[in-house]
């Protein structure tokens, strides 16, 4: 220097190709269960999708730049 993936709640992740209400899991909160924990049930909060811009009516999704992490070629 050049290509090529990844980057979404406290962890994990679906979703993106083919734009239109952000998916589940564990965890967290309260409740019912138990003499108490745990375990099981039931609610319920939590992410403006890594960052700035474009392109639409409308963007996680499409396009460009940067940032950050992983492979390749030189």
């Nucleotide at each position: 220097g050049g290509g090529c993936c990844c980057a979404u709640g406290g962890u994990c992740u679906a979703g993106c190709c083919c734009g239109g209400u952000a998916u589940g899991a564990c965890a967290c909160a309260u409740c019912c269960u138990u003499g108490a924990c745990g375990u099981g049930g039931a609610u319920g909060g939590g992410a403006u999708c890594g960052u700035a811009g474009g392109u639409u009516c409308a963007a996680a999704u499409c396009c460009u730049g940067c940032u950050g992490g992983g492979c390749c070629c030189a």
Transfer RNA from a Nanobdellati archaeon, 74 nucleotides, folded computationally.
The same sequence occurs in records of 2 taxa.
Taxonomically the source falls in Nanobdellati (Archaea).
Rfam family: tRNA. Rfam classes the family as a transfer RNA. About the family: Transfer RNA (tRNA) molecules are approximately 80 nucleotides in length.